The part of an RNA shown here (small-subunit ribosomal RNA, central domain) has 349 nucleotides and comes from an uncultured bacterium. Rfam family: Bacterial small subunit ribosomal RNA. Gene Ontology terms of the family: structural constituent of ribosome and ribosome.
Context: one part of a larger RNA
């Protein structure tokens, strides 16, 4: 390298914008570099093929003939690719109008719970547990009322629903603010698609610096259990768990299924438009954009999948090539660290 894959067998980058690059509608004319086609040239000998000869044969030699990847250069052709020039509306996008939604940030209130204080009431227990003890309580706990605090997350609704690129996003308001559908549409004229590097985003935990800290709860301490019990269960609790600014860059970061496009029976629920029918009062049908589920064909090892494709094709990226060693080990870089990206080999089966 060719070939041949990536749901679960190795194997889709965690996600997103985009640089170079690869690839790219439809119609008309030009050129003719590429492409195709004839002609001429050249491609030394040796060597290889093949025919003939010479040494007994072979190796080896002679001699002839074909062939050669492609290069040069003349002339044809014009579909296709490139390039030029004009045009066009399906792809892009725009422009108006409607419209759903826990998309994003930022203020400001809320009620419930809880915990602590403070006051009544009351007066022996409460709390836990498989049973138990540690633990709290007559300096008055628990229970119960009032009342202040303070910190987190936001029940019902709530969905098999929304919404974002992913990450993730749920109490009410406001205000900024980003995308996507839906319907019109006399604009723009291929502006498109991907995406190596690159720059952005990026759960938890974990950092550092400065608040806050109710409840939970690594770590610690006790009580149990148990042979033992660095556990699982109890009583407690520090970090963090929140909140600003800065880092970290992981992930079963998952639909284990990279992104565009186009085409391939159906049915069935939902979500947010549109368009029609109707004796508008809840329907009926057609169509768009999404989200499930069942299933023919095809695919599949099987499972399954199946217009949300894992079918059928085409463009573009990542990415795999036995198991262990090993995501080690070294170098490089990135980070405050912790460890991130990149990433072998011996040696063994």
């Nucleotide at each position: 390298c060719u070939g041949g894959g990536c749901u679960u067998a190795a194997a889709g980058g965690g996600c997103g914008c985009g640089u170079a690059g690869g690839c790219g509608g439809c119609g008309u004319g030009g050129c003719g570099a590429g492409c195709c086609u004839g002609g001429g040239g050249u491609g030394a000998a040796a060597u290889u093929u093949c025919c003939c000869g010479g040494c007994c044969u072979a190796a080896c030699c002679g001699g002839g003939a074909c062939a050669g990847g492609g290069c040069c250069u003349c002339g044809g052709g014009g579909a296709c690719c490139a390039c030029c020039a004009c045009g066009c509306u399906g792809g892009a996008g725009g422009g108006g109008g409607a419209c759903a939604g826990g998309g994003g940030c930022a203020g400001c209130c809320g009620g419930a719970a809880c915990u602590g204080c403070c006051g009544g009431u009351g007066g022996a227990g409460c709390g836990g547990u498989g049973a138990a003890a540690u633990g709290c309580g007559u300096u008055g706990a628990g229970a119960u009322c009032g009342g202040c605090a303070g910190g987190a997350a936001c029940g019902c609704c709530g969905g098999u629903g929304g919404c974002g690129a992913a990450a993730g996003c749920g109490g009410g308001c406001u205000g900024c603010u980003g995308g996507a559908u839906c319907c019109c549409u006399a604009c723009u004229g291929a502006c498109g698609c991907u995406g190596a590097g690159g720059c952005g985003c990026g759960a938890a935990a974990g950092c550092c610096a400065g608040g806050g800290g109710a409840g939970c709860g690594a770590a610690c301490g006790g009580g149990a259990u148990u042979a033992g019990a660095u556990a699982c269960c109890c009583c407690g609790g520090u970090a963090g768990u929140c909140c600003u600014g800065g880092c970290c860059c992981u992930a079963a970061a998952c639909g284990a299924u990279g992104g565009g496009u186009a085409c391939u029976a159906g049915g069935u629920a939902g979500u947010g438009g549109g368009c029609u029918u109707g004796a508008c009062a809840u329907g009926g049908g057609c169509u768009c954009a999404c989200u499930g589920c069942c299933g023919c064909a095809g695919c599949u090892a099987a499972c399954g999948u199946g217009u949300u494709a894992a079918g059928u094709a085409c463009c573009c990226c990542g990415c795999c090539u036995g198991g262990g060693g090993a995501g080690u080990a070294u170098g490089g870089u990135c980070g405050c660290a912790a460890g991130g990206c990149u990433g072998a080999a011996a040696c063994u089966c």